[in-house]
RNA sequence: CACUUAUCUAGAGUCAGGGUAGGAACUGGUCCUGCGACCCUGCAGCAACCGCUUCAACAAAGCAAGGUGCUAAUUCCAGCAGACAGAUGUGUCUGAGAGAUGAGAA
Numbered sequence: 001c002a003c004u005u006a007u008c009u010a011g012a013g014u015c016a017g018g019g020u021a022g023g024a025a026c027u028g029g030u031c032c033u034g035c036g037a038c039c040c041u042g043c044a045g046c047a048a049c050c051g052c053u054u055c056a057a058c059a060a061a062g063c064a065a066g067g068u069g070c071u072a073a074u075u076c077c078a079g080c081a082g083a084c085a086g087a088u089g090u091g092u093c094u095g096a097g098a099g100a101u102g103a104g105a106a
Stems, first nucleotide, its partner, number of pairs: 003104006013043001015042004022032003026079004044071003049067002051063003075098001080095006
């Protein structure tokens, strides 16, 4: 990097230090950002995928030491297809595709 699989409308920092102009994957929107964003470090917090306890085992339940992960907006919205409304503007739902994270196998 690719593959398999689960989840993605909840939750959690106006913190400190570094640093500097873009950032929210891409495209189109729309937002965030010199009142310093994105990113890195520290501490803090959220959560419960792995993990631990319980169980013959699984499941469920609980825990949160450890391994991740996360801490603007539904994955910010849409981007392809279908259905249902509606009437030539669109809207709602479902699924796919893409993306993110965990675990597994290689």
This is a predicted structure of a 106-nucleotide RNA (SAM riboswitch aptamer (S box leader)) from Terribacillus halophilus. The coordinates come from a structure-prediction model, not an experiment, and the mean pLDDT is 85. The sequence was found by an Rfam model in a public genome assembly.